[in-house]
Context: one part of a larger RNA
RNA sequence: UGACGCUGGCGGCAUGCUUAACACUGUCAAGUCGAACGGUAACAAGGCCUCUUGGUGCCGACGAGUGGCGGACGGGUGAGUAAUACUUAGGAAUCUGCCCAGUAGUGGGGGACAACUCGAGGAAACUCGAGCUAAUACCGCAUACGCCCUACGGGGGAAAGCGGGGGCUCUUCGGACCUCGCGCUAUUGGAUGAGCCUAAGUCGGAUUAGCUUGUUGGUAGGGUAAAAGCCUACCAAGGCGACGAUCCGUAGCUGGUCUGAGAGGACGAUCAGCCACACUGGGACUGAGACACGGCCCAGACUCCUACGGGAGGCAGCAGUGGGGAAUAUUGGACAAUGGGCGCAAGCCUGAUCCAGCAAUGCCGCGUGUGUGAAGAAGGCCUGCGGGUUGUAAAGCACUUUCAGUAGAGAAGAAAAGCCUGAGGUUAAUAACCUCAAGUCUUGACGUAACCUACAGAAGAAGCACCGGCUAACUCCGUGCCAGCAGCCGCGGUAAUACGGAGGGUGCGAGCGUUAAUC
Numbered sequence: 001u002g003a004c005g006c007u008g009g010c011g012g013c014a015u016g017c018u019u020a021a022c023a024c025u026g027u028c029a030a031g032u033c034g035a036a037c038g039g040u041a042a043c044a045a046g047g048c049c050u051c052u053u054g055g056u057g058c059c060g061a062c063g064a065g066u067g068g069c070g071g072a073c074g075g076g077u078g079a080g081u082a083a084u085a086c087u088u089a090g091g092a093a094u095c096u097g098c099c100c101a102g103u104a105g106u107g108g109g110g111g112a113c114a115a116c117u118c119g120a121g122g123a124a125a126c127u128c129g130a131g132c133u134a135a136u137a138c139c140g141c142a143u144a145c146g147c148c149c150u151a152c153g154g155g156g157g158a159a160a161g162c163g164g165g166g167g168c169u170c171u172u173c174g175g176a177c178c179u180c181g182c183g184c185u186a187u188u189g190g191a192u193g194a195g196c197c198u199a200a201g202u203c204g205g206a207u208u209a210g211c212u213u214g215u216u217g218g219u220a221g222g223g224u225a226a227a228a229g230c231c232u233a234c235c236a237a238g239g240c241g242a243c244g245a246u247c248c249g250u251a252g253c254u255g256g257u258c259u260g261a262g263a264g265g266a267c268g269a270u271c272a273g274c275c276a277c278a279c280u281g282g283g284a285c286u287g288a289g290a291c292a293c294g295g296c297c298c299a300g301a302c303u304c305c306u307a308c309g310g311g312a313g314g315c316a317g318c319a320g321u322g323g324g325g326a327a328u329a330u331u332g333g334a335c336a337a338u339g340g341g342c343g344c345a346a347g348c349c350u351g352a353u354c355c356a357g358c359a360a361u362g363c364c365g366c367g368u369g370u371g372u373g374a375a376g377a378a379g380g381c382c383u384g385c386g387g388g389u390u391g392u393a394a395a396g397c398a399c400u401u402u403c404a405g406u407a408g409a410g411a412a413g414a415a416a417a418g419c420c421u422g423a424g425g426u427u428a429a430u431a432a433c434c435u436c437a438a439g440u441c442u443u444g445a446c447g448u449a450a451c452c453u454a455c456a457g458a459a460g461a462a463g464c465a466c467c468g469g470c471u472a473a474c475u476c477c478g479u480g481c482c483a484g485c486a487g488c489c490g491c492g493g494u495a496a497u498a499c500g501g502a503g504g505g506u507g508c509g510a511g512c513g514u515u516a517a518u519c
Stems, first nucleotide, its partner, number of pairs: 001516006009366006015359002017324001022322003028317001031069003036066002039062002043060001047056003076277003086201006094194002099190008107141001109139002116131006147156003161182006169176002203249003210240003215237008252274004256267004279300005302313004330356001332355003338352001339350004369399004379390004403460001405455004413446001418440002421437005463508005468489003474503005484491002
C1' cells in the first nucleotide's frame, strides 16, 4: 500500500480496476447565435379573409438549411517512448483566434449555391437532374498613413454589415442624415499560448565492441510560421565510440509519496505541471491553432443491419455489462456555487464541477454508561477438600443521556443579473448606451443537511489474536509420533504451560489477525 478470515455502533475528511491499451447493447458527456440570412415544419397571443380538414410570418418564438464562433479547451488512459520525452539553466531564425493599447479606413458593383418546388434512383444509408432565392457566404473594381516585393526604376494588396435612439433639414414615407453600441479591414506594440535550438542530469546488461551512407560537412535549389540533410542534385570523406557508441531488456518524466536519526533506499495512486495515445496502421483537409478521443479518407481485424446490390460502428468520457482477477463503487441529483463554449442580453449547453449513494479501504474523533455495592451470592474452573479464583465483576441502590431515535426550530455557502432613482462619461440631445452609488425584487442540487432545543429510557451498540523461548500472559481435561501446530528453534511415542476444548490471563480495540510487496 492492497487482498483474505472472524467481527462490526456513529460521525468528519480523504480514497476506490494495481489485472485484459480485453470486447462493448441502449441513454447521456459540445453546442450556441433570429441583434449575420432566406424563411416558417411544430407550439402559442391577437387580427383579417373565409366557412373549411382552413388560409395569412403580422407578433412571441423557431424544426431543418446557408453563415459565424466553439467542437485543438475541459475529461480519460499510460500502450509506446531511454530521448523528436522530462527537469534545470540559457538562446534566436518564428507564429499567435479571442483580449488590451495606438494609427488609418469601412466607397461602389457582380455572379452563384443550399433551403424551397418539380422529377428520378435506392431495402436502407443516401444520391442525382431541372428551376427560384438571401446574406457578416463568394468574387472583381476603387482607395492605401502604415504593410509586402524590388534589379530602387517601380510593382502588389482590404473591408460587411447589424442593432438602439433622435431635434433641425430632405423624402419616393421605405428612409437619407446625426449619434451610440456590437462588428469588419489593414498595420504597429503588448499580453497569453505554442513551435524550434544548445548544455547538464535521467534504470539494468560487455555472456552486446564496434556503429553509421542522407550517414558527417560544403555549394546550389526546394521547403517551413521559423534555424537546419528537413528534402533533392553535385562535391569532399567524414561523424559517433571504453567518459560505454550500437544492440538487448525494462520504463511515461517531474513537483512529490513511503521509510529512515541522517546519508540513503523504494515508489511515481489521489492533487498539480509536461509528454504521448484515442479499435490497429497510414494520410492529409479545414483552421489562429490538429495531422484532430465523441471530424474526414484509405487499408486491416472485429461487431451489427441488409431486399445480397450495399451500408453502419469505435466507452483509455460518466455511469453500466461481460470477461480477466486476491481485488476496486450508482445505468443517482443539479447547473445553486466555481469554471468553460456561444450570445448585446435574457438565456441555452456543460457525466467539467458541486453534491448525494456504495465500501471499516485509510486517517482522525466519539460511544457501547457513571458512582456505590462483600452475604466476597449463585454458577463455572481449580483444589492439598481447609479453600482459592472468576470478583466490585454481577445482582441491588442512586444518577447521567453523548451518539443513534422522535418532535420542533434553523444560519452560511447568494454574489450577481433584472427593475427603479441619482451622479458622471458620450452626444446636437434632458433620448439611447456605458460606469459608479442607494433602494427594491427574486435565484439552493446538497437538504427530512450543519448547529440548537425538547422528550423517553441503561435503554440500541465488543470483538479479534495470543499465552514453550525469542515475547507480555498457566492450569485442568481429551489425544497418544495419531490428530495436529509451526516465523525460527522446535512440540506430539500415556502425567503435552507448544495439538484440540474449557477456566483463567496478556495485548490491541470497531477493529483484530494472516498473507503479498517496500523501507

This is a predicted structure of a 519-nucleotide part of an RNA (small-subunit ribosomal RNA, 5' domain) from an uncultured prokaryote. The full RNA is in RNAcentral, with records from ENA.